[in-house]
This is a predicted structure of a 76-nucleotide RNA (transfer RNA) from a Bacteroidota bacterium. It matches the Rfam family "tRNA". Its family is annotated with triplet codon-amino acid adaptor activity in the Gene Ontology. Rfam classes the family as a transfer RNA. The source organism's lineage runs through Bacteria, Pseudomonadati and Bacteroidota. The sequence was found in a public genome assembly. The coordinates come from a structure-prediction model, not an experiment, and the mean pLDDT is 82.
RNA sequence: GCGCUUGUAGCUCAGUGGUUAGAGCAGUGGACUCAUAAUCCAUUGGUCGUAGGUUCAAAUCCUACCAGGCGCACCA
Numbered sequence: 001g002c003g004c005u006u007g008u009a010g011c012u013c014a015g016u017g018g019u020u021a022g023a024g025c026a027g028u029g030g031a032c033u034c035a036u037a038a039u040c041c042a043u044u045g046g047u048c049g050u051a052g053g054u055u056c057a058a059a060u061c062c063u064a065c066c067a068g069g070c071g072c073a074c075c076a
Stems, first nucleotide, its partner, number of pairs: 001072007010025004018056001027043005049065005
C1' cells in the first nucleotide's frame, strides 16, 4: 500500500430496512438475614465509532474517514 473483518449500555454480546434498540453481568433502591454473602423484586444507564448519502422509514443499505484485529504485497 491492497483486501477482509470488528466498532451497539460500565463489561460481554444480540438485533442485517418497518412502531418506542434489547439480554446477561455490573451499578442503584428494596425484601430476606442478628449481620454479611447468596437468593428474590424493582430500577438507572445508549449522539448504535465520526461525517455525508439513498429511502416514506437506517443500528441495518451506499461513500469517505477514525480506531482495533487478520491476511497479502513491498522491504535498499